[in-house]
Context: one part of a larger RNA
RNA sequence: UUGAGUCUAAAGCGUUCGUAGCCGGUUUCGUAAAUCUUUAGAUAAAUCCUUCCGCUCAACGGAAGGACUUCUGAAGAGACUGCGAAGCUAGGGAAUGGGUGAGGUUGAAUGUACUUCUGGGGUAGGGGUAAAAUCCUGUAAUCCUGGAAGGACAACCAGUGGCGAAGGCGUUCAACUAGAACAUGUCCGACGGUGAGGAACGAAGGCUAAGGGAGCAAACCGGAUUAGAUACCCGGGUAGUCUUAGCUGUAAACACUGCCCACUUGGUGUUGCCUCUCCGUUGAGGGGGGGCAGUGCCGGAGCGAAGGUGUUAAGUGGGCCACUUGGGGAGUAUGGUCGCAAGGCUGAAACUU
Numbered sequence: 001u002u003g004a005g006u007c008u009a010a011a012g013c014g015u016u017c018g019u020a021g022c023c024g025g026u027u028u029c030g031u032a033a034a035u036c037u038u039u040a041g042a043u044a045a046a047u048c049c050u051u052c053c054g055c056u057c058a059a060c061g062g063a064a065g066g067a068c069u070u071c072u073g074a075a076g077a078g079a080c081u082g083c084g085a086a087g088c089u090a091g092g093g094a095a096u097g098g099g100u101g102a103g104g105u106u107g108a109a110u111g112u113a114c115u116u117c118u119g120g121g122g123u124a125g126g127g128g129u130a131a132a133a134u135c136c137u138g139u140a141a142u143c144c145u146g147g148a149a150g151g152a153c154a155a156c157c158a159g160u161g162g163c164g165a166a167g168g169c170g171u172u173c174a175a176c177u178a179g180a181a182c183a184u185g186u187c188c189g190a191c192g193g194u195g196a197g198g199a200a201c202g203a204a205g206g207c208u209a210a211g212g213g214a215g216c217a218a219a220c221c222g223g224a225u226u227a228g229a230u231a232c233c234c235g236g237g238u239a240g241u242c243u244u245a246g247c248u249g250u251a252a253a254c255a256c257u258g259c260c261c262a263c264u265u266g267g268u269g270u271u272g273c274c275u276c277u278c279c280g281u282u283g284a285g286g287g288g289g290g291g292c293a294g295u296g297c298c299g300g301a302g303c304g305a306a307g308g309u310g311u312u313a314a315g316u317g318g319g320c321c322a323c324u325u326g327g328g329g330a331g332u333a334u335g336g337u338c339g340c341a342a343g344g345c346u347g348a349a350a351c352u353u
Stems, first nucleotide, its partner, number of pairs: 003325004007307002012321001014201004021194003025088007033081001035077008048066007091191001092188003095184003103177007110154002114150008125136002162169002205248007215241002220236004258320006266298014302309002326353003335346004
């Protein structure tokens, strides 16, 4: 330590893989560690229970027997757990098949827009705002038009649509590569679940080095607003945003809901695969029904303090892990550890209320 909890009150690790541990389908045989039964012994006294006795009773005390607790030996039982052996196929894995998808990495290509430069046309404004000004413009801007360069981005399609463990992923094509669903029921035969430590991945931002830099834009500089305006609005503008190689390892990393399994009324969309059927212009066509898997909405029982949730559970059970235990102090101090740093992880107390 034993309770009660973790969507919103404190509390689910950002996510996955996986070591130890814990838990584990079905059949037979064996074993007897564990378990149970019997028996022998031990288990100080006091305490506790029963009967009897002694203080006038009782408390109290005494005697006998027993119990509690735990251990050892022996004999037995064989359901469950364990262990050993041999099987099984419903879990899991492999295989085969045709589809689906912004899954990942790399390369090539494309598209409009934007900015800059340049040629032509053209002339006095343009821009911006609630209104202005800073700003640009006679070295010809804004505007129209031809050309060139550059970097970023990927409108429409686009859909509570899809894919991915999460972060996330959206022009096209190619190469390489990963996973899931469905169908078949061919193979293996419990090989499984979770997972302390551990490892890997992990938006944006930040950091190191080398490139790149169109637009946007922290900081910064101006113009306004205002009592002030270290802001909101406007004009500029550097890091950064982009690429490559590393580091950082955090987010309202959210569904604020850990993973796996089983069971428990329904309705209605939608996506993928399979299947039955009807129409048919025979097209990779259209309509309807069913199965499995995903993704939404509504809602029953139940649950819940309520909001709500409700087969994608927050219902009913099982397995494993993580976490919480009044507010503040404080995610601070200290120590440890990781990091180039910024900082991350671990993480108190005094005091206060």